A computed fold for a 269-nucleotide part of an RNA from a Spirochaetota bacterium, annotated as large-subunit ribosomal RNA, domain VI. The full RNA is in RNAcentral, with records from ENA. The organism belongs to Spirochaetota, within Bacteria. The coordinates come from a structure-prediction model, not an experiment, and the mean pLDDT is 87.
Context: one part of a larger RNA
RNA sequence: CGUAGGAAUUUUGAAGGGAUGUUUCCUUAGUACGAGAGGAUUGGGAAGCACUGACCUCUGGUGUACCAGUUGUCGCGCUAGCGGCACCGCUGGGUAGCUAUGUCGGGACAGGAUAACCGCUGAAAGCAUCUAAGCGGGAAGCCCACCCCAAGAUGACCCAUCCCAUCCGCGCAAGCGGACUGAAGGAAACAGGCAGACCACCUGUUCGAUAGGCCGGGGGUGUACGCACAGCAAUGUGUUCAGCCCACCGGUACUAAUCAUCCGAGAGA
Numbered sequence: 001c002g003u004a005g006g007a008a009u010u011u012u013g014a015a016g017g018g019a020u021g022u023u024u025c026c027u028u029a030g031u032a033c034g035a036g037a038g039g040a041u042u043g044g045g046a047a048g049c050a051c052u053g054a055c056c057u058c059u060g061g062u063g064u065a066c067c068a069g070u071u072g073u074c075g076c077g078c079u080a081g082c083g084g085c086a087c088c089g090c091u092g093g094g095u096a097g098c099u100a101u102g103u104c105g106g107g108a109c110a111g112g113a114u115a116a117c118c119g120c121u122g123a124a125a126g127c128a129u130c131u132a133a134g135c136g137g138g139a140a141g142c143c144c145a146c147c148c149c150a151a152g153a154u155g156a157c158c159c160a161u162c163c164c165a166u167c168c169g170c171g172c173a174a175g176c177g178g179a180c181u182g183a184a185g186g187a188a189a190c191a192g193g194c195a196g197a198c199c200a201c202c203u204g205u206u207c208g209a210u211a212g213g214c215c216g217g218g219g220g221u222g223u224a225c226g227c228a229c230a231g232c233a234a235u236g237u238g239u240u241c242a243g244c245c246c247a248c249c250g251g252u253a254c255u256a257a258u259c260a261u262c263c264g265a266g267a268g269a
Stems, first nucleotide, its partner, number of pairs: 001152001005163003016148003021049007033038001051106005059100004066093005071086006111143002117137004164268001166179005180266001185263003189205005210256003213252005218246004226239005
């Protein structure tokens, strides 16, 4: 810009893309077959492998914004307690998120037309012949079926819904100009996100739980400081399943989403 007014929401599916894997075992059955050795078709069932999708309950990894221990040194006047630096100083753990080696799932069934091939009926050619007329069967392949995307599919779909009815001048009219109004809806701005390079997308903007704070829960670390006691002391015990902390789950307007702004027309050749 188009989709013959403007919107917002839901949809149909032309077209396109993806996927299509394979092995072993049990059973049918040591059956059919075979002198024996051997050993099925078919049907049913179960485990794998590779590939692939989603996810984080479990198992782990990471987790330089969490906790603890600890070395050297410097600082806070000293002790104690802390802090800085040393690869996050080193070490032991670890929430959320992200993640695989973890978990769950997928390639199932059915149908249609066929290939090679197997047939029925059957002449040309009194026989024979799957073919010439006609009619069946038949593949991991083809079309469907499964998943994704999809109306710029200009053939631009469809259902339901929402919004706009002012006045003046010129003109035969179509329309043009001016004033007034400014809808539905959208944008911008702001608070943000499990969305994201940006944009986009999604949530919210006081008629509010969007983020922070606070409170509670859950979770991590592992029993803080201080004091008391025991011990010459190092240290231990009690207070204390403490203290500290968080990206998680809720609640709560305390703080910040203030006030304002812009686009969008007048009923649609």